[in-house]
């Protein structure tokens, strides 16, 4: 970085620097000067590998929706695609 497989409606923050943005990407909502990203340090939560550790994660359902089908009047329901993570190969 690519490819396979599993999962994705559950759970799980708080203190310091920091100082304006983030929430994959369109669109839409929404979070943020009552402190956003991002570092630290402590802590939690769950799951895969492994065997005591590695990785992930801790606002909203992966926030919703994007493509196609059914039903049904512009909404509902299924499924996919897409993004994430794990882990095995290349």
């Nucleotide at each position: 970085u690519u490819u396979c497989u599993a999962u994705u409606a559950a759970g799980a923050g708080a203190g310091g620097u920091g100082g304006a943005g983030g929430g994959a990407c369109u669109g839409g909502c929404c979070c943020g000067u009552c402190g956003a990203a991002a570092c630290c340090u402590c802590g939690g939560c769950a799951a895969c590998a492994u065997a005591a550790u590695g990785u992930g994660c801790c606002a909203a359902u992966u926030c919703c929706a994007g493509c196609a089908a059914g039903c049904a009047u512009u909404g509902c329901u299924u499924g996919a695609a897409a993004g994430a993570u794990a882990g095995a190969a290349a």
Description:
SAM riboswitch aptamer (S box leader) from Metabacillus litoralis, 90 nucleotides, folded computationally. The sequence is in RNAcentral, with records from Rfam and Ribocentre.